A computed fold for an 87-nucleotide RNA from Nitratifractor sp., annotated as c-di-GMP-I riboswitch aptamer. Rfam family: c-di-GMP-I riboswitch aptamer. From the family's description: GEMM was predicted in a large-scale screen for bacterial structured RNA regulatory elements. The source organism's lineage runs through Bacteria, Campylobacterota, Epsilonproteobacteria, Campylobacterales and Nitratifractor. Its mean pLDDT, the model's own confidence on a scale to 100, is 81.

This record gives sequence, C1' cells and structure tokens, in this order.
RNA sequence: CUGAUUAAAAGCCAAACUUGUUGCAAAGCAAGGACGGAAAGCUACGGGUCUUUUAUCUUGGGGAGAGAAGAGAGCCGGGUUGCAUCA
Repeated sequence: CUGAUUAAAAGCCAAACUUGUUGCAAAGCAAGGACGGAAAGCUACGGGUCUUUUAUCUUGGGGAGAGAAGAGAGCCGGGUUGCAUCA
C1' cells in the first nucleotide's frame, strides 16, 4: 500500500432508565447508568421514521394531509476519515 472481517478487546463509544437543564414538540446538553457497538467517528446525499405548523379533503367527535420549518448518523444505503486482527 492492497484485500478480508471468523474470533478477541487494552483503550474507545454509551441504549433503556434516573436527575438537572434547553426546546411548543420530536429531541439536544451535563451527570449517573450499560443494552449493545468494529466505525454506535464525521456527513441529512437517497429511501424511510419522528415533531411542529398548514393550503386542502372529510367530519358527530374527529381523521387524512401536498407544502413549509425542524429532529434523528444507535433504521437501511451512499460519501468520507480512522482503529484492531489476519493475509
């Protein structure tokens, strides 16, 4: 440098949940906590998911909902950088 990911984890990350805090919300951040992870690093590019709002349709309550604004990388892909082991 190239290829592969069966096993392992020194070190790394940290689901649910709890507390505090920010936000209308999805959710973010901090602390605790470990279900898991070999990209559970980064990136909203494609699909999907969630929240707020809404033209409109429908309606008994109500429901659906283009569009707009957001969330999410621990949903599946793409892009990009990197660790370990083996060849």